[in-house]
RNA sequence: GGUCUCUUAGCUCAACAGGCAGAGCGGCGCCCUGUUAAGGCGACGGUUGCAGGUUCGAUUCCUGCAGAGACCG
Repeated sequence: GGUCUCUUAGCUCAACAGGCAGAGCGGCGCCCUGUUAAGGCGACGGUUGCAGGUUCGAUUCCUGCAGAGACCG
């Protein structure tokens, strides 16, 4: 330098032939218990990497940029 893949909650990852953004873990509050651990319940937490485009509607499709990885040279 070329090709391909990935970027979503604090962390690990879902969601997609375009139609309300979710789970587990962690943190917080409550219940349970003589206490702790374990267990149960609940709420909070997101400009879906950035900037544009297409569309009634974009995490999803297209373009550019940035970062990470694999392969080739």

Predicted 3D model of a 73-nucleotide RNA (transfer RNA) from an uncultured Clostridia bacterium.
Rfam family: tRNA. The family's RNA type in Rfam is transfer RNA. Rfam links the family to the GO term triplet codon-amino acid adaptor activity.
Its mean pLDDT, the model's own confidence on a scale to 100, is 80.